[in-house]
RNAcentral holds the sequence, with entries from Rfam. Predicted 3D model of a 114-nucleotide RNA (FMN riboswitch aptamer (RFN element)) from Soehngenia longivitae. The coordinates come from a structure-prediction model, not an experiment, and the mean pLDDT is 85. Rfam family: FMN riboswitch aptamer (RFN element). Rfam's curators write: The RFN element is a highly conserved domain that is found frequently in the 5'-untranslated regions of prokaryotic mRNAs that encode for flavin mononucleotide (FMN) biosynthesis and transport proteins.
């Protein structure tokens, strides 16, 4: 440094100002957020959790272009778009609930082996 087993401990952000209205943190208008591995550094390429469906197995699950730089970027830089479980509630990515829950994974202790 690498495998085995045990265990610990961690693991989601975000409505702020206006405007209608009896009422909206929900609707308009403008803000504002980005899990976990891959990989040229990524919500929106590929997977994978969470969410939902299901007794299980298991199925299902959103969104991105245009220029530039480079070996190499749908990841960097400039520009301009897009997306967001379930339940309540005035219609909710952002409030409140399930949730002091689970859970991709991250570290790190310990054990053996070569």
């Nucleotide at each position: 440094g690498a495998g085995u087993a045990u265990c610990u401990u961690c693991a989601g952000g975000g409505c702020g100002a206006g405007g209608u209205g009896c009422a909206a943190u929900u609707c308009c208008u403008c803000a504002c957020c980005g899990g976990u591995g891959g990989u040229a550094a990524a919500g929106c390429c590929c997977a994978c959790g969470a969410g939902c469906c299901g007794a299980a197995a298991g199925g299902u699950u959103g969104a991105u272009c245009u220029g530039g730089u480079g070996a190499a970027a749908u990841u960097c830089c400039a520009g301009g778009g897009c997306c967001g479980a379930c339940a309540g509630u005035a219609u909710a990515g952002u409030c409140u609930g399930g949730a002091u829950g689970a859970a991709a994974g991250a570290a790190g202790a310990u054990u053996u082996u070569a």